[in-house]
Model confidence (mean pLDDT): 80 of 100. A computed fold for a 76-nucleotide RNA from a Chromatiales bacterium, annotated as transfer RNA. The organism belongs to Chromatiales, within Bacteria. It matches the Rfam family "tRNA". Rfam links the family to the GO term triplet codon-amino acid adaptor activity. The family's RNA type in Rfam is transfer RNA.
RNA sequence: GCCCUGGUAGCUCAGUGGAUAGAGCACGCGCCUCCUAAGCGCGGGGUCAGAGGUUCGAGUCCUCUCCAGGGCGCCA
Numbered sequence: 001g002c003c004c005u006g007g008u009a010g011c012u013c014a015g016u017g018g019a020u021a022g023a024g025c026a027c028g029c030g031c032c033u034c035c036u037a038a039g040c041g042c043g044g045g046g047u048c049a050g051a052g053g054u055u056c057g058a059g060u061c062c063u064c065u066c067c068a069g070g071g072c073g074c075c076a
Stems, first nucleotide, its partner, number of pairs: 001072007010025004018056001027043005049065005
């Protein structure tokens, strides 16, 4: 330098162009319990890496940039 995969909640991830962006764990509150844990219920938490574009509509498609991982090449 080229190619591939990925970046979505604190963490691990889902989300095949359409309604308000979700799950599990974690966290907070409540129930239960003598207390704790477990269990059950409820809740908070997101500029979907950044910018631009396409579209009536973008987390999803296109371009560029950044970050992480992997493969190939260069060696004057």